[in-house]
Molecule: small-subunit ribosomal RNA
Organism: uncultured bacterium
RNA sequence: AGAGUUUGAUCCUGGCUCAGGACGAACGCUGGCGGCGUGCUUAAUACAUGCAAGUCGAACGAGGUCCAUCCGGUGGCAACACCGGUGAAGACCUAGUGGCGAACGGGUGAGUAGCACGUGAGCAACCUGCCCCGAAGACUGGGAUAACACCGGGAAACCGGUGCUAAUACCGGAUGCCCCCAUCGGACCGCAUGGUCUGAUGAGGAAAGGAUUUCUGCUUCGGGAGGGGCUCGCGGCCUAUCAGCUUGAUGGUGAGGUAACGGCUCACCAUGGCAACGACGGGUAGCUGGUCUGAGAGGACGAUCAGCCACACUGGGACUGAGACACGGCCCAGACUCCUACGGGAGGCAGCAGUAGGGAAUCUUGCGCAAUGGGCGAAAGCCUGACGCAGCAACGCCGCGUGAGGGACGAAGGCUUUCUGAGUUGUAAACCUCUUUCAGCAGGGACGAUUGUGACGGUACCUGCAGAAGAAGCACCGGCCAACUACGUGCCAGCAGCCGCGGUGAUACGUAGGGUGCAAGCGUUGUCCGGAUUUAUUGGGCUUAAAGAGCUCGUAGGCGGUUCGAUAAGUCGGGUGUGAAAUCUCCAGGCUCAACCUGGAGUCGCCACUCGAUACUGUCGUGACUAGAGUCCGGUAGGGGACCAUGGAAUUCCUGGUGUAGCGGUGAAAUGCGCAGAUAUCAGGAGGAACACCAGUAGCGAAGGCGGUGGUCUGGGCCGGAACUGACGCUGAGGAGCGAAAGCGUGGGGAGCGAACAGGAUUAGAUACCCUGGUAGUCCACGCCGUAAACGUUGGGCACUAGGUGUGGGGCCUAUUCAACGGGUUCCGUGCCGUAGCUAACGCAUUAAGUGCCCCGCCUGGGAAGUACGGCCGCAAGGUUAAAACUCAAAGGAAUUGACGGGGGCCCGCACAAGCGGUGGAGCAUGUGGUUUAAUUCGAUGCAACGCGAAGAACCUUACCUGGGCUUGACAUGUCCGGAAUCCUGCAGAGAUGCGGGAGUGCCCUUCGGGGAAUCGGAACACAGGUGCUGCAUGGCUGUCGUCAGCUCGUGUCGUGAGAUGUUGGGUUAAGUCCCGCAACGAGCGCAACCCUUGUCCUUAGUUGCCAGCGGUUCGGCCGGGCACUCUAGGGAGACUGCCGGUGACAAACCGGAGGAAGGUGGGGAUGACGUCAAGUCCUCAUGGCCUUUAUGUCCAGGGCUACACACGUGCUACAAUGGCGCGUACAGAGGGACGCCAAGCCGCGAGGUGGAGCAGACCCCAGAAAGCGCGUCGUAGUUCGGAUUGCAGUCUGCAACUCGACUGCAUGAAGUCGGAAUCGCUAGUAAUCGCGGAUCAGCAUGCCGCGGUGAAUACGUUCCCGGGCCUUGUACACACCGCCCGUCACACCAUGGGAGUAGAUUGUACCAGAAGCGGCUAGCCUAACCUUCGGGAGGGCGGUUACCACGGUAUGGUUUAUGACUGGGGUGAAGUCGUAACAAGGUAACCGUAA
Repeated sequence: AGAGUUUGAUCCUGGCUCAGGACGAACGCUGGCGGCGUGCUUAAUACAUGCAAGUCGAACGAGGUCCAUCCGGUGGCAACACCGGUGAAGACCUAGUGGCGAACGGGUGAGUAGCACGUGAGCAACCUGCCCCGAAGACUGGGAUAACACCGGGAAACCGGUGCUAAUACCGGAUGCCCCCAUCGGACCGCAUGGUCUGAUGAGGAAAGGAUUUCUGCUUCGGGAGGGGCUCGCGGCCUAUCAGCUUGAUGGUGAGGUAACGGCUCACCAUGGCAACGACGGGUAGCUGGUCUGAGAGGACGAUCAGCCACACUGGGACUGAGACACGGCCCAGACUCCUACGGGAGGCAGCAGUAGGGAAUCUUGCGCAAUGGGCGAAAGCCUGACGCAGCAACGCCGCGUGAGGGACGAAGGCUUUCUGAGUUGUAAACCUCUUUCAGCAGGGACGAUUGUGACGGUACCUGCAGAAGAAGCACCGGCCAACUACGUGCCAGCAGCCGCGGUGAUACGUAGGGUGCAAGCGUUGUCCGGAUUUAUUGGGCUUAAAGAGCUCGUAGGCGGUUCGAUAAGUCGGGUGUGAAAUCUCCAGGCUCAACCUGGAGUCGCCACUCGAUACUGUCGUGACUAGAGUCCGGUAGGGGACCAUGGAAUUCCUGGUGUAGCGGUGAAAUGCGCAGAUAUCAGGAGGAACACCAGUAGCGAAGGCGGUGGUCUGGGCCGGAACUGACGCUGAGGAGCGAAAGCGUGGGGAGCGAACAGGAUUAGAUACCCUGGUAGUCCACGCCGUAAACGUUGGGCACUAGGUGUGGGGCCUAUUCAACGGGUUCCGUGCCGUAGCUAACGCAUUAAGUGCCCCGCCUGGGAAGUACGGCCGCAAGGUUAAAACUCAAAGGAAUUGACGGGGGCCCGCACAAGCGGUGGAGCAUGUGGUUUAAUUCGAUGCAACGCGAAGAACCUUACCUGGGCUUGACAUGUCCGGAAUCCUGCAGAGAUGCGGGAGUGCCCUUCGGGGAAUCGGAACACAGGUGCUGCAUGGCUGUCGUCAGCUCGUGUCGUGAGAUGUUGGGUUAAGUCCCGCAACGAGCGCAACCCUUGUCCUUAGUUGCCAGCGGUUCGGCCGGGCACUCUAGGGAGACUGCCGGUGACAAACCGGAGGAAGGUGGGGAUGACGUCAAGUCCUCAUGGCCUUUAUGUCCAGGGCUACACACGUGCUACAAUGGCGCGUACAGAGGGACGCCAAGCCGCGAGGUGGAGCAGACCCCAGAAAGCGCGUCGUAGUUCGGAUUGCAGUCUGCAACUCGACUGCAUGAAGUCGGAAUCGCUAGUAAUCGCGGAUCAGCAUGCCGCGGUGAAUACGUUCCCGGGCCUUGUACACACCGCCCGUCACACCAUGGGAGUAGAUUGUACCAGAAGCGGCUAGCCUAACCUUCGGGAGGGCGGUUACCACGGUAUGGUUUAUGACUGGGGUGAAGUCGUAACAAGGUAACCGUAA
């Protein structure tokens, strides 16, 4: 510090995700040791048990125990022992009175948005036990009461009565340094109220003793320290879908109350107080030092430790006290739990342990007061779950170990493999040498403890001993992100943080081997910060990506020209105070290091006070100025606005005339109008609306918007002048006004147009587009609405920053004698082009989207949604403000390359057109689909499958079916054994096969035993075999676009980039063919040429070919002879736009011509660029993987591939007279032939038979070419056309023609009379037509591949159909239009709105009620201290009553949550339905607002 993910690719915008760090964590797997920390985040849920606050006998009385002494008794000779009693001093124990403590320490975070906290101030408005300092004092009396005793009640808790008693308990009086109060003075001081000191007079107010050697306690006062209380400035959460809140409320006077100020409380008076700088309300939350993260600024958090606050079962209340409204106190109410004798009682772990529960989850019912600290005490000491330690937990941080060195047969095993070879695990192991940290055992043994005392603890530490011994896992390995293979699985199982993997070769699932990373841990989950400049102060944006309010005015606010002076608020500097400690950083030190701990220094504020500086900002000056702004004067342009008046053209309607059959409308029609007279035309009239030409990227206006003409009223602008004011300015949250169309209300008006509606068309449908009608509306007046793609998708203002060129309105200068016109310049407006600069690009560019300043508005991924709910506005329609759940990993902008378009331009092709002949109809042949079948084997499926693989299925072929057999196999290699091989033959069987018989041995080597080659048989095992699957794992081959003219590269240049340029442009060509131009210059694969064939000529050669001339002849090139010609097959020539003319740009080229056998590629062929179609083929072959192995292999027989209601493709034959039939007769080319072609002759009507000559072929044979030509006949008919079908009889091939061959003869004589929609081929030796040959093949073509004969018609042309090429344009397509994509409906699931309501929580208001308690009142009752005149009184208590008030209740509202029949839309979901809205001119351009 970045990375992945939108696209075919690119740049940008933008979200999502990852890598880092952290944690009181949890979960999974694993787990050796130690140190230091940490450990209920949830139920402030409920708690069994134990402990957590006591202490003082030196305040006091009493009881008990012990005990000296003394007395009595028993035993004993005695000493003495035992028992009973007494009991001083003393010790100990116990409850009580009394004192101090219990308000600390410890826990928790429910509440609290608050002076609660933090920070800084203030109290002249306060309190303070214990402690310290200082001053003064403690005199004299009194009455009770617990304990205790007795009696009584109660289950208990506990209580009552009577009687006795003490005090440092309680009370009276005295004294008063002093304190307090009142009055009158004085001095000094302060920011106000006021304060301090002091004098005089008067009233009031204290005390306690104990121990005793020192001592300690008590009372009053002053001061201190520490602690507390109150007040104020500032600071720190979300929400405006909470905008108004408040009645003790704000203030005053007086009183009460408090330690103290104060509406703290009360009475009266006034009407204030708070709030957009966010009151009030709602939600959430203890605050801080700090912790985590971050470069920082920030963001999040507030465990442990420390400070403050709040709370103690829930709510209320006071008492005591220095201090509490009190965690381990009291009273009351409530809920809950427990005891109970049912009458009544007891309790509060958010103390330490611990239990249950909740939860993903959080420990021992431990030891000790040794240390530190606390309470009491004079002290000893006691108490202390504070604390110190130990235990449990890898929960975290830190440290250590699980060994070190050597060791190659690179062991075995595992895994992999190209497979017996190797790679890897891997120096790893074994093995050798060495060490012993930690753990273990044994011995010694601390510091913590300055006098004693050690829980920890026989711990830390030290020493010794044994032995490599006891000690490694977890995650990951597709990219991000370090690390790869095998097997299994087969869109299954599963993975996944994002992108995404898995549908038979998965580095992504699972396992294994290997590897990578961390390591006593490793991963996962959750949360926070970071990355995220993704809320942007640092540090973002708004033309098109999200984002400028429709426009203007203007309030608050923000910002603000020049100059002088003052001030010092902001600002800057110095100093002082404070900013607790811990934390953090640095330095140093202590534990062996580290974590950890200790010391020192530094750091920490928008803080307070103070001194100074004065540039800038602010403030002040009834300062100054004129450049901003405004006023004034003079001109000027204009569809600026309102109202009134008025004009002509046109449409429609009405009246009349002329006139007759149609008009109108459309793609074509129809509805409609018209003989009752339309349309057309003429004249007249009525009425409403809009204003042609002028008219212009011209003008005006803030925007919306504004257009005939005239008038009235009126707003603003611009230019010129420089007289006046003197900063009066800019922007503008709220607010106000204006605001197209549609729409709404009331009343008018209504010609044309025209939602809705009706009809006619179109269509599969057509609630549309088109047509005929037509209502609201459009128009006017007044009032609403307040929205638009209200757009320049660009807020307003000011300033600055090259130009060029138009245009509108002014001014000035100038040339021309003047005017007009012209030139220059300046201000304002409005366009275009363009530099710098900016921008993601497109583009903007003095009218900025450039450079700056000021102010406002707005944005923060897409969808849900501008929707719901709530508020406000509206008559309504609706507008405005404006979410969330849920869901996706994108959604988007600009540009690029393609592809596509029912976009455009140019061009080509039998593409259309022009022609000729067909197909589609018939019969048959053949192929396919379908169906059938035991099987009808398989493949090919738009063009580019369908007479295709198949150049030929009766058996074979054959892959299919049925049945019968075989299992190392029909075939290959290897091992062993035996026999050479081979031939003939019998029986059984459908055959395969099985069981037999017979003949017969060869070749090579030899040591004569034998061995070898080839071949046959047998055995077992490796293996064979497979037309089984996958053409979507492949090679090879092939089809197709397409013989279309294209497809690319290097260097350079342009662009951020994808890419572009070149290859585009102007011409031209069959052609990216060539020329010219050009930021391109060159090159490659294609095109062309080179190759074959054909057309002309020459040459060479001359048999089997040929015969001109010569001779012979049986008249046949037959023979001699010849090689001239034809021909054959070798070699050459020839054609190149070469020549001429024209056109063209002086080019390329084109047009015409000459010559020539041939002319512009002469004709034909071969030749097929980069690529596309996962095109075809695993059944030609090859091949990975998978499957099969007595079968999916192999052999055999029979059957099937030949089926047949039907549909399609390709053909043949026809429908006839340009013909059929009969007779006669002429002319080819190219081929084939030995298991062959087969002549002559003979036989048969014929297929054919017989026969045997010739020929491995320019020699012989197939072999008669046919159409043609000549003659005859038929006469338009289902025929002398046509030949299907069927019968009979035959021929040939073959082992065999039944299923299932071809042919022949006789007989039969079907459909069919030229073929609907539609569709195919062909541009010249072509189409059409005629026959011939060949491959395959025993036999079997109407198919296929070739060959020649005869031999046309037409092409104006490129509008249209199809395909293609180039350029351009649009695009939401890129699997690329067979694309993409929208909405309803149906189904499933999810969240959510409404909803008669229902239930809860919380809160307001009004009222009822009123426990305990404090206060007030008190007539009843009781009453020790004091007074008393002895009657009583003062005072106190109880009781009663009352104000306040908790719980509770009633009524009625608000907010919120849950739920609810039904209902609304929304979202999501491989293959549902209906249509086709959008993207191309998307087939009616799309979109916005509104209405139906």